[in-house]
RNA sequence: CAAGCUGGCCAGGCGGUCGCGCCCGGCAUCUGCAGGGUGAGGAAAGUCCGGGCUCCACAGGGUACGGUGCUGGGUAACACCCAGGCAGGGUGACCUGACGGAAGAGGGCCACAGAAAAGCAAACAGCCUGGAGGCGGGUAUGACGGUUCGCCGCUCUGCUCGCCAGUCAACCAGGUGAUGGUGAAAAGGUGGUGUAAGAGACCACCGGCGCCCGCGGCGACGCGGGUGGCCAGGCAACCCCCACCGGGAGCAAGGCCAAGCAGGGACAAGGUCCGCUUCGGCGGCCGCGGGGCGGCCCGCUCCGCCACAGUCCUGGGUAGGCUGCUAGAGGCGACGGGUAACCGCCGCCCCAGAUAGAUGAUCGCUACCCCAACUCCGGUUGGGAGCACAGAACCCGGCUUAUCGGCUAGCUUGAGCG
Numbered sequence: 001c002a003a004g005c006u007g008g009c010c011a012g013g014c015g016g017u018c019g020c021g022c023c024c025g026g027c028a029u030c031u032g033c034a035g036g037g038u039g040a041g042g043a044a045a046g047u048c049c050g051g052g053c054u055c056c057a058c059a060g061g062g063u064a065c066g067g068u069g070c071u072g073g074g075u076a077a078c079a080c081c082c083a084g085g086c087a088g089g090g091u092g093a094c095c096u097g098a099c100g101g102a103a104g105a106g107g108g109c110c111a112c113a114g115a116a117a118a119g120c121a122a123a124c125a126g127c128c129u130g131g132a133g134g135c136g137g138g139u140a141u142g143a144c145g146g147u148u149c150g151c152c153g154c155u156c157u158g159c160u161c162g163c164c165a166g167u168c169a170a171c172c173a174g175g176u177g178a179u180g181g182u183g184a185a186a187a188g189g190u191g192g193u194g195u196a197a198g199a200g201a202c203c204a205c206c207g208g209c210g211c212c213c214g215c216g217g218c219g220a221c222g223c224g225g226g227u228g229g230c231c232a233g234g235c236a237a238c239c240c241c242c243a244c245c246g247g248g249a250g251c252a253a254g255g256c257c258a259a260g261c262a263g264g265g266a267c268a269a270g271g272u273c274c275g276c277u278u279c280g281g282c283g284g285c286c287g288c289g290g291g292g293c294g295g296c297c298c299g300c301u302c303c304g305c306c307a308c309a310g311u312c313c314u315g316g317g318u319a320g321g322c323u324g325c326u327a328g329a330g331g332c333g334a335c336g337g338g339u340a341a342c343c344g345c346c347g348c349c350c351c352a353g354a355u356a357g358a359u360g361a362u363c364g365c366u367a368c369c370c371c372a373a374c375u376c377c378g379g380u381u382g383g384g385a386g387c388a389c390a391g392a393a394c395c396c397g398g399c400u401u402a403u404c405g406g407c408u409a410g411c412u413u414g415a416g417c418g
Base pairs, nucleotide, nucleotide: 001414002413003412004411005410006409007408008407009406010405012366013365014364015363016362017361018360020039021038022037023036024035026033027032041389045400046399048398049397050396051395052394053250054249055248056247065246066245067244068243069242070084071083072082073081074080085099086097087096088095089094100241101240106239107238108235109234110233124180125179126176127175128174129173130172131171133164134163135162136161137160138159139158140157142156143155144153145152146151188206189205190204191203192202193201207231208230209228210227211226212225213224214223215222216221254323255322256321257320263314264313265312266311267310270286271285273284274283275282276281287305288304289303290302291301292300293299330349331348332347333346335344336343337342369384370383371382372381373380374379
């Protein structure tokens, strides 16, 4: 210098004007005024995990269902984080892994291709054996038969000679997973023994796995030795088995206040009178209850009373309001412990609380970026974009996803120079 790997950080700055939510105290007063303070994120997002908080449920055990799954640690807890082991990838820094059990409880599946995709498997090609020789002659310390016991007969079996047929191919019955071919995967590898041909069938070495022993490690595991032919696969993010964990619902949780309207209760006196009537009632008279005028009575006046109305009380709780609500597993810094995650302790700080949802708009200067011109190559001038992803809604810890552009620390590989 180039190409990378891993971690951390930022997400423009300053000022003016107008505006919005919340808080504070003040003045007014029922909703305002002026002032001060404060007002989004690294993901506020997805709502995927884990907790706090709240209500409901709950003797204990089992089952079902869901989740987690190498080891040790961290934590309130986790599927998160840290450290490590193992496996896979990368020259490397480093990255990835739901990483218990399929070497035995059982079931299921393994596309296409292929003969066969799995429990005494499967035969397409190939390889091997058999069906598969016939006739004649010779021969025997064989068998059998005959015999005058000397041998004879080739009847069988074996050996042998000659001739003929046959050897390829096809067919049938079997053996073989060694070879070919198929496939992601075909049943450890190499060499030998063996066999009709073959095969861990057997042997040697190598590899894997199980078991035993020793050493190291808290452990996962590693290293070494011995031993067993155990070598017949993969998938458990298919069922399943094993171990561990999990009660349900959620701030629209929950609590308080409470219009209207159902419901419940309490209260009273009406009349057998008169008139009119379209037969529904209306008016009058008398009476009763309550109020007003009034010191009181009388009186006058207003309202109500022939009750499905009225007044009052009660009432579950709707609308609505208040609360929960933001000081917390909180932030920053120092010190101590720990490899680290993290923990302890001390000091300082307060950092949104809206409820249809405030956190905005605009102007100027400026950093960065883009474009153009000029250039003494250092820059200068002019113009542009106002920048990515995005936006709280009970609160935290994580994970995941989105993200213009930059800053920074450590490390790796390669090249060059000294």
Molecule: Bacterial RNase P class A
Organism: Anaerolineales bacterium